Small-subunit ribosomal RNA, 5' domain from an uncultured bacterium, 518 nucleotides, folded computationally.
[in-house]
Context: one part of a larger RNA
RNA sequence: GGAUGAACGCUGGCGGCGUGCCUAACACAUGCAAGUCGAACGGAGUCAUAAAGCGGAAGUUUUCGGAUGGAAGGUUUAUGACUUAGUGGCGGACGGGUGAGUAACGCGUGGGUAACCUGCCUUGUACCGGGGGAUAACACUUAGAAAUAGGUGCUAAUACCGCAUAAGCGCACAGCUUCGCAUGGAGCAGUGUGAAAAACUCCGGUGGUACAAGAUGGACCCGCGUCUGAUUAGCUAGUUGGUGAGAUAAAAGCCCACCAAGGCAAUGAUCAGUAGCCGGCCUGAGAGGGUGAUCGGCCACAUUGGGACUGAGACACGGCCCAAACUCCUACGGGAGGCAGCAGUGGGGAGUAUUGCACAAUGGAGGGAACUCUGAUGCAGCGACGCCGCGUGAGCGAAGAAGGAAUUCGUUUCGUAAAGCUCUGUCCUAUGGGAAGAUAAUGACGGUACCAUAGAAGAAAGCCCCGGCUAACUCCGUGCCAGCAGCCGCGGUAAUACGGAGGAUCCUAGUGUUAUCC
Numbered sequence: 001g002g003a004u005g006a007a008c009g010c011u012g013g014c015g016g017c018g019u020g021c022c023u024a025a026c027a028c029a030u031g032c033a034a035g036u037c038g039a040a041c042g043g044a045g046u047c048a049u050a051a052a053g054c055g056g057a058a059g060u061u062u063u064c065g066g067a068u069g070g071a072a073g074g075u076u077u078a079u080g081a082c083u084u085a086g087u088g089g090c091g092g093a094c095g096g097g098u099g100a101g102u103a104a105c106g107c108g109u110g111g112g113u114a115a116c117c118u119g120c121c122u123u124g125u126a127c128c129g130g131g132g133g134a135u136a137a138c139a140c141u142u143a144g145a146a147a148u149a150g151g152u153g154c155u156a157a158u159a160c161c162g163c164a165u166a167a168g169c170g171c172a173c174a175g176c177u178u179c180g181c182a183u184g185g186a187g188c189a190g191u192g193u194g195a196a197a198a199a200c201u202c203c204g205g206u207g208g209u210a211c212a213a214g215a216u217g218g219a220c221c222c223g224c225g226u227c228u229g230a231u232u233a234g235c236u237a238g239u240u241g242g243u244g245a246g247a248u249a250a251a252a253g254c255c256c257a258c259c260a261a262g263g264c265a266a267u268g269a270u271c272a273g274u275a276g277c278c279g280g281c282c283u284g285a286g287a288g289g290g291u292g293a294u295c296g297g298c299c300a301c302a303u304u305g306g307g308a309c310u311g312a313g314a315c316a317c318g319g320c321c322c323a324a325a326c327u328c329c330u331a332c333g334g335g336a337g338g339c340a341g342c343a344g345u346g347g348g349g350a351g352u353a354u355u356g357c358a359c360a361a362u363g364g365a366g367g368g369a370a371c372u373c374u375g376a377u378g379c380a381g382c383g384a385c386g387c388c389g390c391g392u393g394a395g396c397g398a399a400g401a402a403g404g405a406a407u408u409c410g411u412u413u414c415g416u417a418a419a420g421c422u423c424u425g426u427c428c429u430a431u432g433g434g435a436a437g438a439u440a441a442u443g444a445c446g447g448u449a450c451c452a453u454a455g456a457a458g459a460a461a462g463c464c465c466c467g468g469c470u471a472a473c474u475c476c477g478u479g480c481c482a483g484c485a486g487c488c489g490c491g492g493u494a495a496u497a498c499g500g501a502g503g504a505u506c507c508u509a510g511u512g513u514u515a516u517c518c
Stems, first nucleotide, its partner, number of pairs: 001518004006514005013390006019383002021348001026346003030343003035090003040087002043084010054073001059068003097301003106226008116218002121214008129163001131161002138153006169194005175188005199206002227273003234264003239261006246254001276298004280291004303324005326337004354380001356379003362376001363374004393423004403414004428455006437445001462507001466503001467488003473502005483490002
């Protein structure tokens, strides 16, 4: 000199764009953050319409017995519209948070899989035939304070289970061609054998099954690189390798049985400490050094430890089970919970914001769609936390006013500064108009940005410093005291270095200090 997610002192007008718990991965009140589909299904409820029974008012008539007439109401059935607790489907593995752990194929980079998987999406081929048994909901009921659990009975499906069918496909056997990098890969034809489905419809479509290919996403392996310590020198028995079986989507001690005795290490094994990694960011002429906030990629974690289930995908933040700590409810028998989601609270701390608005846009989930959900996101609020822009007026104005300070008492300086005159209108106030962003329609932001008119110099300047480094000097007070100080050093009676004043310099809505990095 530059830089910062900064903090502190003094001060503080406006706007735009960014940015804001670096500490306790401490504990959390409350609300919201993941639902959706009635075009998969049976119910339940409300409304409307229609039909058939029931019912019988007003009215009409009367020979007063009645006859006729059919309204309201209500029951059942059917249809339609709306709502939705349950079964079922898809999604809750994305999006959002945090950096605890991890020195590792975790990350970066370059390769490999003759060792792999892939829901939704795209393309192609073939098919969607015929049956069965249940179960929630519901009804009745039992236990319980509750959470919930159980029993009996009934019922549906795109829920579940057999059967049929197999163009193509898998597996086994054996053949030919071709290629390669050991096991082998690809293609062609053969025999045997095995496996599937679901329909709905408003007739437009939407779906289901199998196979092949693509795309996307993921899994695994390898080369190289990736902090400090030798006051850590030896480490290792599933350890290193082989054979075989198992497990997995898949290679492999991944796991197991048997066999062999290996494997790593001074080019630093093992142990210990520290740490998420990178694109980047800061600095520097560069080499390098430092760093890893925001944004983007990868990884890991979700109170702590362990486990699997479901699923295309998890060993799953707002799923399940077990154990532990903590908190809460309880009728004491037993139960409930997990903000490192968005706000917010307590605590810690020098220190870090609103329990806001909206799905209008972008994106996501579900749905045929309308649409619903979305603290992702878009916006608004708070903070000079940073960067950038604008302003606090402009021109004229010497009686060089008053006043302050200094003075050799002549004057000098603050100083064209003020006053005064003439203007302007950024910001501000009032009134009026008023977007783009989104269009077929729909605007949270927002009556915002912006525009016009009118008004008023008004409401808007501070901070550090003035011995040298280093731009800027005098007076008074103090008297090695009080104090200053980044270094050198000032202060013991004329201190340009302390404190005050006047003046001056620098930067400027900031300015100084502290901390950290180059």